This is a predicted structure of a 72-nucleotide RNA (c-di-GMP-I riboswitch aptamer) from a marine eukaryotic metagenome. RNAcentral holds the sequence, with entries from MGnify. Its mean pLDDT, the model's own confidence on a scale to 100, is 82. Rfam family: c-di-GMP-I riboswitch aptamer. Its family is annotated with cyclic-di-GMP binding in the Gene Ontology. The model forms 95% of the base pairs in the Rfam consensus.

RNA sequence: GCAAAUCAACUGAAAGGUUGAGACGCAAAGCCAUGGGUCUAAGGUGUUUAAGCUAUGAUUGCCAGGUUGCCG
Repeated sequence: GCAAAUCAACUGAAAGGUUGAGACGCAAAGCCAUGGGUCUAAGGUGUUUAAGCUAUGAUUGCCAGGUUGCCG
């Protein structure tokens, strides 16, 4: 310097996001969804009104890679 869980408000179909409070942690916990993983399933598919499947939705504080750097 950043800010997990949790709480409130707003937002979203959901996962999730934003803001405020809050600190579990982090020496790139800065940035980029490029590869893998994970979460969700509105729409699509399915037809038994269901289950299941599916990302074009998310996640970089899951891992790797790229890039700019910080501390010491």